[in-house]
RNA sequence: GCACUGCUCGUUCAAUGGUAGGAUAGGAGCUUCCCAAGCUUCGGAUCCGGGUUCGAUUCCCGGGCGGUGCA
Numbered sequence: 001g002c003a004c005u006g007c008u009c010g011u012u013c014a015a016u017g018g019u020a021g022g023a024u025a026g027g028a029g030c031u032u033c034c035c036a037a038g039c040u041u042c043g044g045a046u047c048c049g050g051g052u053u054c055g056a057u058u059c060c061c062g063g064g065c066g067g068u069g070c071a
Stems, first nucleotide, its partner, number of pairs: 001070007010024004018054001026042005047063005
């Protein structure tokens, strides 16, 4: 330099065009003599810009960052 691939709560993993969800972590409550564990509940995210579409996490283009391969 070229090609391919990934980017989603603090972390990790889902979601093949129609309300972004789970685990874990965090707050509150229940339980317990206390702690841990367990149960209930609350809040938290789509890398950036543009395009297509009635509607984009999803499809297309460019950029950023990471990974793999070739040279």
Predicted 3D model of a 71-nucleotide RNA (transfer RNA) from a Candidatus Woesearchaeota archaeon. NCBI's taxonomy places the organism under Archaea, Nanobdellati, Candidatus Woesearchaeota. The sequence was found in a public genome assembly. Its mean pLDDT, the model's own confidence on a scale to 100, is 81. It matches the Rfam family "tRNA". Rfam links the family to the GO term triplet codon-amino acid adaptor activity. About the family: Transfer RNA (tRNA) molecules are approximately 80 nucleotides in length. Their secondary structure includes four short double-helical elements and three loops (D, anti-codon, and T loops). Further hydrogen bonds mediate the characteristic L-shaped molecular structure. tRNAs have two regions of fundamental functional importance: the anti-codon, which is responsible for specific mRNA codon recognition, and the 3' end, to which the tRNAs corresponding amino acid is attached (by aminoacyl-tRNA synthetases). tRNAs cope with the degeneracy of the genetic code in two manners: having more than one tRNA (with a specific anti-codon) for a particular amino acid; and 'wobble' base-pairing, i.e. permitting non-standard base-pairing at the 3rd anti-codon position.